The prediction has a mean pLDDT of 83. A computed fold for a 72-nucleotide RNA from Burkholderiales bacterium RIFOXYC2_FULL_59_8, annotated as transfer RNA. The organism belongs to Burkholderiales, within Bacteria. Its Rfam family is "tRNA".
Formats: sequence, C1' cells, structure tokens
RNA sequence: GGCCCCAUCGUCUAACGGUCAGGACGUCACUCUUUCAAGGUGAAAACCGGGGUUCGAUUCCCCGUGGGGCCG
Repeated sequence: GGCCCCAUCGUCUAACGGUCAGGACGUCACUCUUUCAAGGUGAAAACCGGGGUUCGAUUCCCCGUGGGGCCG
C1' cells in the first nucleotide's frame, strides 16, 4: 500500500428500516439477615464521527477514525 471483518450501557453481548434499544455481569437503592455475603424487588446507564438514501436509519450506501486478519 491492497483486500476483508468489526465498532451498541462500566464490561460482554442481542436487536425485519418503525422496539420505551433487550439480556447477562457489574453499580446504586430498598428488602431479607444480629451483621456481611448470597437471595428477592426496583432504578440509573449505550448505538465511534460526518455526510447521503428514505416519510422514517443503530440497521442500507459513501467518507473518516479506531481495532483485528490476510496478502504484498
């Protein structure tokens, strides 16, 4: 340098173009317990950036950024 893949809560990971963006772990509150842990209930928390297509984009397209792989 060329080609391919990936990027979503703190972490891991889902999501026919119309979802309140879901789940697990973690965090916080309450509860349970003599106390802690475990358990139970609840809460907060995310679509890498910029354009385009579309009535509507996390999803499709382009460019960029970052990461990974293969080739040279």